[in-house]
Context: one part of a larger RNA
RNA sequence: GAUGAACGCUGGCGGCGUGCCUAACACAUGCAAGUCGAGCGGUCGUCCGCCCUUCGGGGCGGAAAGACAGCGGCGGACGGGUGAGUAACGCGUGGGUAACCUGCCUAUAGCCCCGGGAUAACAAAUGGAAACAUAUGCUAAUACCGGAUAAGCUUGUACUAUCACCUGAUAGAGCAAGAAAAGAUUUAUCAGCUAUAGAUGGGCCUGCGUCCGAUUAGCCAGUUGGUGAGGUAACGGCUCACCAAAGCGACGAUCGGUAGCCGACCUGAGAGGGUGAUCGGCCACAUUGGGACUGAGACACGGCCCAAACUCCUACGGGAGGCAGCAGUGGGGAAUAUUGCACAAUGGACGGAAGUCUGAUGCAGCGACGCCGCGUGAAGGAAGAAGGCCUUCGGGUCGUAAACAUCUAUCGACGGGGACGAAAGCGCAGCGAUGCGCCUGACGGUACCCGAGUAAGAAGCCCCGGCUAACUACGUGCCAGCAGCCGCGGUAAUACGUAGGGGGCAAGCGUUAUCC
Numbered sequence: 001g002a003u004g005a006a007c008g009c010u011g012g013c014g015g016c017g018u019g020c021c022u023a024a025c026a027c028a029u030g031c032a033a034g035u036c037g038a039g040c041g042g043u044c045g046u047c048c049g050c051c052c053u054u055c056g057g058g059g060c061g062g063a064a065a066g067a068c069a070g071c072g073g074c075g076g077a078c079g080g081g082u083g084a085g086u087a088a089c090g091c092g093u094g095g096g097u098a099a100c101c102u103g104c105c106u107a108u109a110g111c112c113c114c115g116g117g118a119u120a121a122c123a124a125a126u127g128g129a130a131a132c133a134u135a136u137g138c139u140a141a142u143a144c145c146g147g148a149u150a151a152g153c154u155u156g157u158a159c160u161a162u163c164a165c166c167u168g169a170u171a172g173a174g175c176a177a178g179a180a181a182a183g184a185u186u187u188a189u190c191a192g193c194u195a196u197a198g199a200u201g202g203g204c205c206u207g208c209g210u211c212c213g214a215u216u217a218g219c220c221a222g223u224u225g226g227u228g229a230g231g232u233a234a235c236g237g238c239u240c241a242c243c244a245a246a247g248c249g250a251c252g253a254u255c256g257g258u259a260g261c262c263g264a265c266c267u268g269a270g271a272g273g274g275u276g277a278u279c280g281g282c283c284a285c286a287u288u289g290g291g292a293c294u295g296a297g298a299c300a301c302g303g304c305c306c307a308a309a310c311u312c313c314u315a316c317g318g319g320a321g322g323c324a325g326c327a328g329u330g331g332g333g334a335a336u337a338u339u340g341c342a343c344a345a346u347g348g349a350c351g352g353a354a355g356u357c358u359g360a361u362g363c364a365g366c367g368a369c370g371c372c373g374c375g376u377g378a379a380g381g382a383a384g385a386a387g388g389c390c391u392u393c394g395g396g397u398c399g400u401a402a403a404c405a406u407c408u409a410u411c412g413a414c415g416g417g418g419a420c421g422a423a424a425g426c427g428c429a430g431c432g433a434u435g436c437g438c439c440u441g442a443c444g445g446u447a448c449c450c451g452a453g454u455a456a457g458a459a460g461c462c463c464c465g466g467c468u469a470a471c472u473a474c475g476u477g478c479c480a481g482c483a484g485c486c487g488c489g490g491u492a493a494u495a496c497g498u499a500g501g502g503g504g505c506a507a508g509c510g511u512u513a514u515c516c
Base pairs, nucleotide, nucleotide: 001515002514003513005512006511007510008509009508012374013373014372015371016370017369018367019366020332025330026329027328029327030326031325034074035073036072039071040070042068043067044066046063047062048061049060050059051058052057081285082284083283090210091209092208093207094206095205096204097203100202101201105198106197107196108195109194110193111192113147114146115145116144122137123136125134126133127132153178154177155176156175157174159172160171161170162169163168183190184189185188211257212256213255218248219247223245224244225243226242227241228240229239230238260282261281262280263279264275265274266273267272287308288307289306290305291304310321311320312319313318338364340363341362342361346360347358348357349356350355377407378406380404387398388397389396390395411457414451415450416449417448421443425438426437427436428435429434460505461504462503463502464501465486466485467484471500472499473498474497475496481488482487
């Protein structure tokens, strides 16, 4: 000098930040991922007309607001949390991919034809305490399946040119085989399929760098390489069969310990040393361990299955759960906050849109935890009150300090006014550029402005032997005590305790811990 600090004493205001470093311990409760009726069949429900009516209502038809469980689509792989594991191509940095993928988005080109069978919802039935399940019947689609078409695409085969050189890449022409699609609202949009390219995001490989221990010296059997096969989006012992016996290591293998990495942050003149909170990038994890499914993308925090521990429900047959999301609770601890408001803004998901959802986010609350700013008054006022302390008893000092009179009103408290953040969007007009109008603010009656009015409501903490800035008196008497080091205290202690005085910092001041 610094800190995500804690502890002691003290504490006026504001702005901006920041706040479980310990038990990746266990969790009550609420919320944190939905959305689309302009994909689909329905159900409820509103309005109008007609008919019937036991005046309760019922039936039929039409029109379209609205809501909804289900099928279907997209999103739940983002956003948010944590740091357990990991010494590793995990991260950082520079390359490679002629060994790869990429939903939504953009551009270009082409296409969007004809059919089919189901199934949930629903109905009625059964089993079960429940969770839920079973069989029967009915129905739709942008759900599923078949066929057609194929510019281009894929596979096989074989050729030419250019490039690359390790397999190959690109372009062109040939043959054979194969694979597409979906409509909706309404008259212009939104979708759908194929291909190419882009953009974005990723996968894999690789040079270099990345803590301690040799009181760890040898390690390794899919181990190292080859052939063949499988598998993957893709290379590869990634997996398997066979063959060979290799491969790594004092330039530290292996083993053990510790640890997420970086941008950065702290310190320092720098070199360096230390750290990895907040913010940003990457990685890993989601009670513990394992597994795959779906999907463009997961081996998936608020999805599924299995095993385990724990908790809960049970009619004992069986079921349910996962806060390292936001709050909050218990526990641990020296120690770390509200079961708040709002989607107004920014961003995200879905939707044609209106909009819905969003504990992301924007705000508010609590904490002097940190940094910064402000205030607790200003200028006058005695050869100097009272009082305290000291005294050589003359006086000295607190001290212009107070009183007193004059002035001001920051902040707080009171009264009045009162935002920026809001433009999109919607409606109308216009060919269009655009114009006009309307609506939307959690924060917040907050910031800010004005007024009135009183010095009123606002100072402490540590230290005074040397280092180190600041001295006397009394008490105590190696006691009580102090102390960072040296060291003080045994009868005049500037070192203990108290007082007066003084020094330092100041809404803080000291102590402890840690780093330079």
Overview:
A computed fold for a 516-nucleotide part of an RNA from an uncultured bacterium, annotated as small-subunit ribosomal RNA, 5' domain. It matches the Rfam family "Bacterial small subunit ribosomal RNA". Rfam links the family to the GO terms ribosome and structural constituent of ribosome. Its mean pLDDT, the model's own confidence on a scale to 100, is 86.